[in-house]
RNA sequence: GGCGGCCGCUCAGUGCUUCUGCGCUGGGAGGAAAGUCCGGGCUCCACAGAGCAGAGUGCCGGGUAACGCCCGGUGAGGAUAAACCUUGAGGACAGUGCCACAGAAAACAAACCGCCCCGACGCGCGCGCCGGGGUAAGGGUGAAACGGUGGGGUAAGAGCCCACCGCGCCAUCGGUAACGAUGGCGGCACGGCAAACCCCACUCGGAGCAAGGCCACAUAGGAGGGCGUUCGAGGGCUGCUCGCCCGAGCCCUUGGGUAGGCUGCUAAAGCGCUGGGGUAACUCAGCGCGCAGAGGAAUGGUCGCCACCGCGCAAGCGGUAACAGAACCCGGCUUA
Numbered sequence: 001g002g003c004g005g006c007c008g009c010u011c012a013g014u015g016c017u018u019c020u021g022c023g024c025u026g027g028g029a030g031g032a033a034a035g036u037c038c039g040g041g042c043u044c045c046a047c048a049g050a051g052c053a054g055a056g057u058g059c060c061g062g063g064u065a066a067c068g069c070c071c072g073g074u075g076a077g078g079a080u081a082a083a084c085c086u087u088g089a090g091g092a093c094a095g096u097g098c099c100a101c102a103g104a105a106a107a108c109a110a111a112c113c114g115c116c117c118c119g120a121c122g123c124g125c126g127c128g129c130c131g132g133g134g135u136a137a138g139g140g141u142g143a144a145a146c147g148g149u150g151g152g153g154u155a156a157g158a159g160c161c162c163a164c165c166g167c168g169c170c171a172u173c174g175g176u177a178a179c180g181a182u183g184g185c186g187g188c189a190c191g192g193c194a195a196a197c198c199c200c201a202c203u204c205g206g207a208g209c210a211a212g213g214c215c216a217c218a219u220a221g222g223a224g225g226g227c228g229u230u231c232g233a234g235g236g237c238u239g240c241u242c243g244c245c246c247g248a249g250c251c252c253u254u255g256g257g258u259a260g261g262c263u264g265c266u267a268a269a270g271c272g273c274u275g276g277g278g279u280a281a282c283u284c285a286g287c288g289c290g291c292a293g294a295g296g297a298a299u300g301g302u303c304g305c306c307a308c309c310g311c312g313c314a315a316g317c318g319g320u321a322a323c324a325g326a327a328c329c330c331g332g333c334u335u336a
């Protein structure tokens, strides 16, 4: 864990009877019931429009009632590199903002140490020091320093030039697409952060079962004040605006009474089996099943047999766990 008996609880159906009864039949917590993070069904606003604000998503294709979910793929990053894992995946040339400290310098910047050239002075003939000029390859700082490696060239260097990589543009091919491959041309380069504000594209009424509906009961429908009855008080449509609609009683202060019962409440975008389609998510068809509905409180106890696990030659003995308990219902995600 399964089957059966006995006792107990609860729901549905049914019979008898009565009074919260008795009998029979059948059912009775999850894979997460948790979180309330998303999406819906359903109910009401309500006959229900537009805009702004606000919120969400963010590579491509597909699935789904829908989604921020699922499936497949692409890019990027990681790795033990075939597989696998992660994904914060539109835009930095619309604008604004930030990049501490360190460092010469943090965006169309700059020279601390250094390297080279010229001149003057000194001297132990190659150094020291001063002035001028050139330099950003080497070293240092940092998360990040205005492409990388190698070669040529230069007084010394530098995409200054060249090869490859990288970057940008174009063409061809493959792919539904994201994108990839190949080739050509080229200036050899004004960084990073948008899970910063923002821009762009797409999507979105609101509130929620304590929604809502029905029945019963209750007292003082009391007192005072204000506005109003089509020249419209008041109200509804999340917030605001427009617009539309309802409307004869509303609003404020104070005082008294009541808060109970029934329903919503379980037939589900449901489940199972078989077959077809699809890489898959999923979908189509046929057949079958119908699987809790409490009212904040129901699922238990016991015995026997079987199954599983452990010990044992056997007989037999012991165990069957953890996280955890529906409350209108589903599809996900997350957590234990």
Stems, first nucleotide, its partner, number of pairs: 001306007009028008030323001034334002037332005042208004049242004054204005059073005074089001075087004090199002095197002097193003112139002114135006121128003147165006166188001167186008212263004222254006234246004270289008307320005
Source information: Predicted 3D model of a 336-nucleotide RNA (Bacterial RNase P class A) from a rhizosphere metagenome. Its Rfam family is "Bacterial RNase P class A". It is annotated as a ribozyme. The sequence is in RNAcentral, with records from MGnify.